Source information
A computed fold for a 73-nucleotide RNA from an Anaerolineae bacterium, annotated as transfer RNA. Its Rfam family is "tRNA". NCBI's taxonomy places the organism under Bacteria, Bacillati, Chloroflexota, Anaerolineae. The prediction has a mean pLDDT of 80.
[in-house]
RNA sequence: GCCUUCGUAGCUCAGCGGAUAGAGCGGUUGCCUUCUAAGCAAAAGGUCGCAGGUUCGAGUCCUGCCGAGGGUA
Repeated sequence: GCCUUCGUAGCUCAGCGGAUAGAGCGGUUGCCUUCUAAGCAAAAGGUCGCAGGUUCGAGUCCUGCCGAGGGUA
């Protein structure tokens, strides 16, 4: 260089072109407890890597770029 898989919350990951973008863990607050842990409840946390394109509509499809893994001369 070329081929290929991937990039979504702090972490691990879901998410048939149409819902207000979700789960578990973690953090915060409250309840409970003598205290802690466990348990229960609530709220917070996302420019869906970046920029374009297609479409009535894009996390999802297409192109380029950036980054990570694998393959190949």